[in-house]
RNA sequence: AACCGAAAUGGCAAACUCGCCGCGAGGUGGGGACGCAAAGUCAUGGAUCUGUCUAUAUGCAGACCGCCAGACUGCCGAAG
Numbered sequence: 001a002a003c004c005g006a007a008a009u010g011g012c013a014a015a016c017u018c019g020c021c022g023c024g025a026g027g028u029g030g031g032g033a034c035g036c037a038a039a040g041u042c043a044u045g046g047a048u049c050u051g052u053c054u055a056u057a058u059g060c061a062g063a064c065c066g067c068c069a070g071a072c073u074g075c076c077g078a079a080g
Base pairs, nucleotide, nucleotide: 003080004077005076011036012035016031017030018029019028020027021026034066040072041071042070044069045068046067048063049062050061051060052059
């Protein structure tokens, strides 16, 4: 240093819920923790979802990275 993932410090926060925003998928703030070592960042590819058009195929415009890949970055250090 890489693989790897014991411990500790700190971090994030699913479902549900309340306010606000959005036609919607969803977003955001509070409450709340199922989980997470990338559950940090990027919609780049795929998946999924929404709106719209339509010849129901596709297109167009979006959402989601806590679905799978990819890219970039990153805390700690026990065993091996």
Molecule: c-di-GMP-I-GGC riboswitch aptamer
Organism: Anaerolineales bacterium